The prediction has a mean pLDDT of 90. The part of an RNA shown here (small-subunit ribosomal RNA, central domain) has 347 nucleotides and comes from a metagenome. Rfam family: Bacterial small subunit ribosomal RNA.

Context: one part of a larger RNA
RNA sequence: CUGGGCGUAAAGGGUGCGUAGAUGGCUGAGCAAGUCGUAGAUGAAAUCCCCGGGCUUAACUCGGGAACUGUCUCCGAAACUGCUCAGCUUGAGGAUGGUUGAGGAAAGCGGAAUUCCCGGUGGAGCGGUGAAAUGCGUAGAUAUCGGGAGGAACACCAGAGGCGAAGGCGGCUUUCUGGGCCAUUCCUGACACUCAUGCACGAAAGCUAGGGGAGCGAACGGGAUUAGAUACCCCGGUAGUCCUAGCCGUAAACGAUGGGCACUAGAUGUUCUCACUCAUAGUGGGAGUGUCGUAGCUAACGCGUUAAGUGCCCCGCCUGGGGAGUACGGUCGCAAGGCUGAAACUC
Numbered sequence: 001c002u003g004g005g006c007g008u009a010a011a012g013g014g015u016g017c018g019u020a021g022a023u024g025g026c027u028g029a030g031c032a033a034g035u036c037g038u039a040g041a042u043g044a045a046a047u048c049c050c051c052g053g054g055c056u057u058a059a060c061u062c063g064g065g066a067a068c069u070g071u072c073u074c075c076g077a078a079a080c081u082g083c084u085c086a087g088c089u090u091g092a093g094g095a096u097g098g099u100u101g102a103g104g105a106a107a108g109c110g111g112a113a114u115u116c117c118c119g120g121u122g123g124a125g126c127g128g129u130g131a132a133a134u135g136c137g138u139a140g141a142u143a144u145c146g147g148g149a150g151g152a153a154c155a156c157c158a159g160a161g162g163c164g165a166a167g168g169c170g171g172c173u174u175u176c177u178g179g180g181c182c183a184u185u186c187c188u189g190a191c192a193c194u195c196a197u198g199c200a201c202g203a204a205a206g207c208u209a210g211g212g213g214a215g216c217g218a219a220c221g222g223g224a225u226u227a228g229a230u231a232c233c234c235c236g237g238u239a240g241u242c243c244u245a246g247c248c249g250u251a252a253a254c255g256a257u258g259g260g261c262a263c264u265a266g267a268u269g270u271u272c273u274c275a276c277u278c279a280u281a282g283u284g285g286g287a288g289u290g291u292c293g294u295a296g297c298u299a300a301c302g303c304g305u306u307a308a309g310u311g312c313c314c315c316g317c318c319u320g321g322g323g324a325g326u327a328c329g330g331u332c333g334c335a336a337g338g339c340u341g342a343a344a345c346u347c
Stems, first nucleotide, its partner, number of pairs: 004318003007301002012315001014201004021194001023192001025088007033081002035077003039073004049065006091191001092188003095184006103177007110154001115149007125136002162169002206247006215241002220236004258314006266292011296303002320347003329340004
C1' cells in the first nucleotide's frame, strides 16, 4: 500500500498567478523503457509449508520435496503506459461582431444632514433619562430666519439584483484600465488541468512620517444605577476613524464546503444575452444567481446539475482532551506580533 477521513464531530491553505513535479483528447506508423510470455542462471544452510522416519508422546530432531512470490541474461509479443514521427478538432486559446456590471485607478463636480462661526427675531429655559443628575443658558442658550466655514458619508433608485480570484465594491461626470458573457464556427492545433517552493493581492485594528479633523468615539474625566459597578444608561472626550507614502499579513478571511473535467428526474423565480414568432406577450438556446425537490448520499441535520450524488486527476489538511498555537530554535517585522511548531506532565 491493500484499507480511513476533512459542511456542523479533529481536518480545505484567506485568495490568485505560476516553477519543479504529478496527471492528460482522437487517428496512424515506428521503438521496446514500463508491461506480458518461453527458456536458462541465480535466489547458501537453517527457518516456514507438505510427506515420511527417530527418541513411550510432544517439544526437539533426521531425510526427501515444495517454496524462497526476488534478481539477471537471451529470444519473443506490441493491446495498454512511455518515447519518436506524421496528422485531426471535440479540450484550450485566438479572430470578428455585439453586450454587461457598486470590477480597478486618478481628477473634477453636486445636494441633503450634523457641527461650528457671523447677523436678525425672541426672552427662560434647553438637554437628557426608567426616573434623574452631571452638562448648556439672562455675558441671551434651545427654537426660528439669512449668510459663511469645514470634514465625512452618499437617502430614494435598491432587489433573494449586479461585479470581482478573494479581501471587497454603491451620489454624478470625465480620462485611463482589467474581466465576463453571447453570436459567427473564420484561425492555431492538445498549446491542457493541478500545483510543493516562490511571487503578488489581502477587511478591521495596529505601526512610521506628513497632512486633515465635522460627526462618531477605545482610553480618560464627570453624573447616575448598584451591596459594589474599574460595566450596561447619561454629559463630555484623546488616540483613531479621513488623505498621501510606507509597513503589518491577521479574521467566524464562512458556503465553517480547495481547483478542474465528465455523468446523473424535474418544478419555479431572477440577471445578462441570442434566435424564432400569429412581436401586448410567448417559445426555445447559452451563461450566472436563488428557492423547492427525484434518484442517490448523510450519524442526523441536511445536500441534491451551483452536490455534501457517481467517477477520474492534482494540491492542502486531520489522527483523543488539556498542556498549547505555548516553550525552544529558525525566519519575517520599527514594534505589536506573524509563520513554522514540540515535550514533560495530566485526564